């Protein structure tokens, strides 16, 4: 400190995800040790059981056991006295503290600073004073006596530091003066008077220790305050004790705390009220740091103690282990009634992902409680258990050791790796185990830990490694298995048969007693931006004004001290922090001590620039106030004429109107056209202009009335009067709504003609509401400059508009306010912007924080309605998106070329055959090719073989190679009978080869292994096809751009050509074009087998020359070049032909070959026989023969060229109509042979006709090839004679020695299914105006939401499954208040007729209490109607998401109607 994710690739913006720390932590795997610390985060859920508050006999009365001593005694004991002190019991202190817990509380709760003149304070410390006289009881006990039990009840006796009464009052308190002091009050503190009111003669171990009043401290506590610290405004307006007075009442005190009576006020956008979350703080986590998140543990404070309500006692509680009452739960009961409260310490159940021992100290230690004290208690605490929960520190050995062992893995088979790792050798002993020793902490004694820490010995490498990665962020790779399967995955993505991404192994990284996941916060994230973002197109400027609050605010001078700075004070508790200093545990976590830091807060002084505030001046901002401009600025009214339409009337006749093309509609009832008249509604041609005006919306004849604003000049007057605006108010296109006019045109809706597959549209004919006026709502628009307002600054250029100065009033110059274009600087992601800023700058509003749900639901506001504003969530994706770049594409555009069109000339598509595909058939009909670029293609030849297929039948180291081992001598090989379809089996009989004599070779048999036309051309190499022989395709330097990537290869001429000139931030340069190579055309040389006319070059073939826009004329920019011409066999690439950039189509071949992988191994190998590849309703493809007279048939005769050939071509001659047969002559070929070329030509004949055309298709009789012509070969005679008379849509080929017609040759083959294929030559043409249009290509532009790249993308309904979500008759819960009723316990008032020891009285009585019982408040409980917020609901509304559903095609190119 960054990375990974959007795109084809760049840049931004913009989210999401990672790499770091952190935790009271769960959870996999593992797990040795010590030491300090943590350990219910959920159910403030419910508890069994033990303990957690008691203590004092030196405050008091009794007074058990036991003992001692006497007495008695039936030896059991029983009494007297004394000591002795349990366990109640009265009294005094404690029990308001220690512990616990976070439910409640958004609060003066807390934190922090202040106030208290409004207060209290038990122990405890200082000081004064004082403690004198009486009284009368109730506990325990004691008798009765209720109850099951808790627990009373009635008589009876008794002490006190329990209670009560007088006495006494320095002071104290309360009333009335007085005096003093404060900013201030009836305080405080002096002072008069009066009234009031006190105690325990206790106790004691004789020093004390208590008790009473009174002032003081000191600790502590109440109460007030100012500041600070949560989320929602889809919570906007709250409040009747409410806000203030007066009395009164209540407390320690202040106060509406409470009453009663007046008043009617009081809070609130600086957020009340109201909901919804939360104990708060020191701190803790993170972060540079501002900040963000958090309140575990350990300290402060606050609340609460089963849920709600009251009071008692006391100094101090509204009281965790007290009291009443009420509810809920729970136990006990004799059913009548009665206990109980672990959010103390253990521990249970429960819940839950999850959190521990009913330990130990008869308290050693540190605090507490009570005592004079020993003491007692004390689950506060001390220790100890358990949990890797966390920090922290130690260990699992240490040197040595190479054959680099075995073993695993991986291999290119060499080796690599594991890996000095191991064994082994030597050492060591922290840990371990045994034995011994043994603390500190304690003070004079007592030590829970604890025989512990720690020390010595001794014994042996001994007891100790896991766990998570390994595709890229991210440090780490191979094998194998799987095969969009199982699975991984934070994120981007991995797996569909070679996965470094799935699972396993080996290796390798990284951490280590722990590794990973998971959850959560902080970081990274500048991704809420105070520090530190943004708003033209990425999300984001309210449609405009006016304008209150509120923010901000010109110059100068004075004061003041609020900000504000600087300095004291004081507080900021301890802990905790801190790179300070240092100290204790063998270090470290830990503890301990000093120092120290930061911010806040009060407060004292000092300063006075800035800001405020207060005065006192100015004039640049602003406004005023004279003179002028210009304008479609508004509102009203009145007026014009041009156009459509529509009525009458005339002239006229048949069409007219409309489209692409029609119709539909108007029209003989006279249209339409033409003329004249009227009528009536709307909108103003020309002018007219990135002119004008207005704040936007918006404003257009003309004239007059009203009335808003600008601007220019002048610088007279005010004197900061300003800017900006939340919330308001106002205005506000079109569409629409209300009422009530209008109504020519145009025209949703609608009807109707077309178009189409449909056409709910686009086009037409037709029309309603609207469009116009009044009045009143609506209140949105892409209301855009997609750009708030205001000021100020900061190059220029050129237009325009309104008004100035200046000028020889022309140009020009200059000044202000507008409106435009260009561009500097800067600015910006680029586009761009640029004085009209999107640059510098300030001030203020307003808005923005990933897409999508969503310009939505819900609620609130407005509105007659439509509807408008304000506006979320669940869920879901990894992106969405700006801008520019490359390319593709585009029913965009411009230029160009191609037999692409067009001009032509033969064809195809129609018939019969032939061949080949498809489909069907079949035991098979092997197999591959499939738009162009498969389809007479692989195949340059399927009877058998080929042959890959099918049925049958054999074989299994095999038909075929290699290598080891043993065997084998009549061996290796040939091989009759026989058997069989063949292969095969048989086996008579014949038989070898090299040699150094060992063996070899061969052949047998087992092991490896051959073998595979078996998948995968989508693993792969060749090779091939096709864009395309089209002119394109890249470098390198250098320049331009943040980039991608541009320039170059762009512009003009030109060419077949990125071909070559010119221009030009480009210079070169490469593969490509051309040329170089071959072949034909002329020529010349040499050579000449053959061939002939015999010495010639007709030919043959090898070698050269020859053409280069070289020459002339025009023409171009006088460049390339382009016309034309001359000469020449040939002329602007002379005719072909071989060459095929960079790439593209996962194109095509695994069956030509080679090849990874896989898969088969008595079969998918291999041998054999037989059938198949020749199938046949049919579709299509390439061809062959014709449909004839430019022909057919017959007789005559003429002229070639390539290529072939001894397992060959085969000549004469002879036979056969014929094919062929015989025969053998020549040629290893310019010799000899196939071999006569045909079409032509010349003679005849046929006369338009299914023919003397045409052959197809059948009979038949031969031939020939083969080991064989049945499936399934070819000729041949002879006889049959079929479609078919020029071929529908549509389609192919060619620009010249070419098309089109002949006919020969050859490869391949025994034979042929060639009409094909490859070659040759003969004969020998017609057209091309031209580039509008179709198709293919190539430059330049343009647009694009495409990049798999238009066979692209993509929308919306419908079907079907998954989610979450709104509405909704209703059901059902939660909370909150309100109204009524009923109303415990209390307290506080009231009643009097009930009970009453101390006081008063001689008594009666009486004072006070006590009980009752009434009241007021009231917890609760019921009865109502409400608010707010869940849950669930038949049905319903959209949403979202889901590999191949449907129906259209609506968006992206002019996307086919922008």
């Nucleotide at each position: 400190a960054g990375a990974g994710u959007u795109u084809g690739a760049u840049c931004c913006u913009g989210g999401c995800u990672c790499a770091g720390g952190a935790u009271g932590a769960a959870c996999g795997u593992u797990g040795g040790c010590g030491g300090c610390g943590u350990g219910c985060c959920u159910a403030a859920u419910a508890c069994a059981u033990g303990c957690a508050a008691g203590u004092c006999g030196a405050a008091c009365g009794a007074g058990a056991a036991g003992c001692u001593c006497g007495u008695u005694u039936u030896c059991g004991a029983a009494u007297g006295a004394g000591u002795g002190g349990a366990g109640a019991g009265u009294g005094g202190c404690g029990c308001a503290c220690g512990g616990g817990u976070g439910a409640g509380u958004a609060a003066c709760a807390c934190a922090u600073g202040g106030c208290u003149g409004a207060c209290c304070u038990g122990c405890c410390c200082u000081u004064c004073a004082g403690a004198g006289g009486g009284g009368g009881a109730c506990a325990a006990c004691c008798a009765c006596u209720g109850g099951a039990a808790a627990c009373g009840g009635u008589g009876g006796c008794u002490a006190a530091u329990a209670c009560c009464c007088c006495a006494u009052a320095u002071g104290c308190u309360c009333a009335c003066g007085g005096u003093g002091u404060u900013c201030a009050g009836a305080a405080a503190g002096c002072u008069g008077u009066g009234a009031g009111g006190a105690a325990a003669a206790g106790u004691u171990c004789c020093g004390g220790c208590g008790c009473u009043g009174a002032a003081g401290g000191a600790g502590g506590g109440g109460g007030c305050u100012g500041u600070g610290g949560c989320c929602c405004a889809u919570c906007a307006g709250c409040u009747a004790g409410u806000u203030g007075g007066u009395a009164a009442g209540g407390u320690a005190a202040u106060g509406g705390c409470u009453u009663a009576c007046c008043a009617a006020g009081g809070c609130g956008a600086u957020g009340a009220c109201g909901g919804g979350u939360a104990g708060g703080g020191g701190g803790c986590c993170u972060g540079a740091g501002a900040g963000g998140g958090u309140g575990a543990c350990c300290c402060c404070c606050c609340a609460c103690a089963c849920g709600g309500g009251u009071a008692c006692u006391g100094a101090g509680a509204u009281a965790c282990g007290g009291a009443c009452c009420c509810g809920a739960c729970u136990c006990c009961u004799a059913c009548g009634g009665g206990a109980g409260g672990c959010a103390g310490c253990a521990g249970u159940a429960a819940g839950g992902g999850a959190u521990a021992u009913u330990g130990c100290g008869a308290c050693a230690a540190u605090g507490g409680g009570c005592g004079a004290a020993a003491g007692c208690c004390u689950g506060a605490c001390g220790c100890a258990g358990c949990a890797a929960c966390g920090c922290c520190g130690c260990g699992u050995g240490u040197g040595g050791g190479a054959u680099g062992a075995c073993g695993g893995c991986c291999u290119u088979c060499g080796g690599g790796u594991u890996g000095u790792a191991a064994a082994c050798c030597a050492c060591u002993u922290u840990u371990c185990u045994g034995g011994g020793g043994g603390a500190a902490g304690a003070g004079g004694a007592a030590g829970u830990c604890g025989g512990u820490a720690c020390c010595c010995c001794a014994g042996g490498a001994a007891u100790a490694a896991g766990u998570c990665u390994c595709g890229g962020c991210u440090a780490a790779c191979u094998a194998c298995g799987u095969g969009c399967c199982a699975g991984c995955a934070g994120c981007c993505g991995c797996g569909g048969u070679a996965a470094a991404a799935c699972g396993u192994a080996g290796g390798a990284g990284g951490c280590g007693a722990a590794c990973g996941u998971u959850a959560u916060c902080c970081g990274g994230a500048u991704u809420u931006a105070c520090u530190g973002g943004g708003u033209g197109u990425a999300a984001a400027g309210c449609g405009c004004g006016u304008g209150c609050a509120g923010g901000c605010g010109g110059u100068g001078g004075u004061g003041u001290a609020a900000g504000u700075c600087g300095u004291g004070u004081g507080u900021g508790a301890a802990a905790g922090c801190g790179c300070c200093c240092a100290g204790g545990c063998u270090c470290a976590a830990c503890c301990g001590g000093g120092c120290g830091a930061g911010g806040a807060c009060a407060u004292g002084c000092g300063a006075a620039a800035c800001u405020g505030c207060a005065u006192c001046a100015c004039u640049a901002g602003a406004g005023g106030c004279a003179g002028g401009u210009a304008g479609a600025g508004g509102c009203g009214u009145g007026c014009g004429g041009a156009a459509u339409u529509c009525c009458g009337g005339g002239u006229g006749u048949a069409g007219u109107g409309g489209u692409g093309a029609a119709a539909u509609g108007c029209g003989u009832a006279g249209a339409u056209a033409u003329c004249c008249g009227g009528a009536g509604g709307a909108a103003c041609a020309c002018c007219a202009g990135u002119g004008g005006c207005g704040a936007a919306g918006g404003c257009g004849g003309c004239g007059c009335g009203c009335u808003g604003g600008a601007c220019c000049u002048g610088g007279c007057c005010u004197g900061a009067c300003g800017c900006u605006a939340a919330g308001a108010c106002g205005c506000g296109a079109a569409a629409g709504c209300a009422u009530g006019g209008g109504u020519a045109g145009c025209g949703a809706a609608c009807g109707g003609g077309a178009u189409u597959a449909g056409a709910a549209a686009c086009c037409c004919c037709g029309g309603u509401a609207g469009u116009c006026c009044a009045u009143g709502c609506c209140g949105u628009a892409a209301a855009c400059g997609a750009u708030g307002c205001a000021u100020a600054c900061u190059a220029g250029a050129u237009g325009u508009u309104g008004c100035g100065g200046u000028g020889u009033c022309a140009a020009g110059c200059u000044g202000c306010a507008g409106u435009g274009u260009c561009g500097a600087a800067g600015c910006a992601a680029a586009c761009g912007u640029g004085a009209u800023a999107a640059g510098u700058a300030u001030g203020c509003c307003a808005c923005c924080u990933g897409g999508g749900g969503a310009c939505u639901a819900c609620g609130g506001c407005c509105g007659c309605a439509a509807g408008g504003u304000u506006a979320a969530a669940a869920c879901u994706c990894a992106a969405a998106g700006g801008a520019a770049u490359u390319g593709a594409c585009g029913g965009g555009g411009g230029c160009c070329c191609g037999c692409a069109c067009a001009a032509g000339c033969a064809g195809c598509g129609g018939a019969g055959c032939g061949u080949g595909u498809g489909g069907u058939u079949u035991a098979a009909u092997u197999c591959g090719a499939g738009c162009c670029u498969a389809c007479a293609c692989g195949a340059a030849g399927a009877a058998c073989c080929u042959u890959a297929c099918c049925u049958g039948g054999g074989c299994u180291u095999g038909a075929c190679a290699u290598a080891u081992a043993a065997g084998u001598g009549g061996u290796a090989g040939g091989g009759a009978a026989g058997u069989g379809a063949a292969a095969g089996c048989g086996g008579a009989c014949c038989g070898a080869c090299c040699u150094c004599c060992g063996g070899g070779a061969g052949c047998u048999u087992a092991u490896a292994c051959a073998g595979g036309u078996g998948c995968u051309g989508c693993a792969u190499g060749g090779c091939u096809g096709u864009c395309g022989u089209c002119a394109g395709c890249u470098c390198g330097u250098g320049u331009c751009g943040u980039g991608a990537g541009a320039u170059g290869u762009c512009c003009g001429g030109u060419u077949a050509a990125g071909u070559c000139c010119g221009g030009u931030a480009a210079c070169g340069a490469g593969c490509g074009c051309a040329a170089c190579c071959c072949u034909c055309g002329c020529c010349g040389u040499u050579a000449g087998u053959u061939a002939c006319a015999a010495g010639u070059g007709u030919c043959u073939a090898a070698c050269g020359g020859g053409a280069c826009u070289g020459c002339c004329c025009g023409u171009u920019g006088a460049a390339c070049g382009c016309g034309g011409g001359a000469g020449g066999a040939a002329g602007g690439u002379g005719g072909g032909g071989a060459u095929g950039a960079c790439g593209u189509c996962a194109a095509g071949u695994c069956a030509g070959c080679a090849u990874g992988g896989c898969c088969u191994u008595u079969a998918u190998g291999u041998c054999c026989a037989g059938g198949g590849c020749u199938a046949c309703a049919c579709a299509c493809a390439c061809g062959c023969u014709a449909c004839a007279a430019u022909g057919g048939c017959c007789g005559g005769u003429a002229c070639a060229a390539u290529g072939g050939g001894u397992c060959g071509c085969c000549a004469a001659c002879c036979c056969g109509c014929g094919a062929g047969g015989g025969g053998g002559a020549g040629c290893u070929a310019a010799u000899c042979c196939a071999a006569c070329a045909a079409a032509g030509c010349c003679g005849g004949u046929c006369u338009c006709a299914g023919u003397u055309c045409g052959g197809a298709u059948u009979g038949u009789a031969g031939g020939c090839u083969g080991c064989a012509a049945c499936u399934c070969g070819c000729c041949u005679g002879c006889a049959u004679g079929a479609a078919g008379u020029c071929g529908g849509a549509g389609u192919u080929g060619c620009u010249a020695g070419u098309a089109a017609c002949c006919g020969c040759a050859g490869g391949u083959c025994a034979g042929c299914u060639a009409u094909a294929c490859u070659g040759c030559g003969g004969u020998g043409a017609a057209u091309a105006c031209g580039u509008u249009c179709c198709c293919u290509g190539g430059c330049c532009u343009u647009g694009u939401a495409c990049a798999c790249a238009c066979c692209g993308c993509c929308c919306g309904u419908c079907a079907c499954g998954u989610c979450a979500u709104g509405g909704a008759a209703g059901c059902u819960g939660g909370u909150c208040a309100u109204g009524c009723c009923u109303g415990a316990a209390g307290u506080c008032g009231g009643u009097g007729g009930g009970u009453u020891a101390a006081c008063c009285g001689u008594a009666a009585g009486g004072a006070g209490a006590c009980a009752a019982c009434c009241g007021c408040c009231u917890a609760a409980g019921g009865c109502a109607g409400g608010g707010c917020u869940g849950g669930u609901g038949a049905c319903u509304g959209g949403g979202a998401c889901g590999a191949a559903g449907u129906c259209g095609g609506a968006a992206c190119a002019a996307g086919g109607u922008a």
A computed fold for a 1458-nucleotide RNA from a metagenome, annotated as small-subunit ribosomal RNA. It matches the Rfam family "Bacterial small subunit ribosomal RNA". Gene Ontology terms of the family: ribosome and structural constituent of ribosome. The sequence is in RNAcentral, with records from SILVA. Its mean pLDDT, the model's own confidence on a scale to 100, is 83.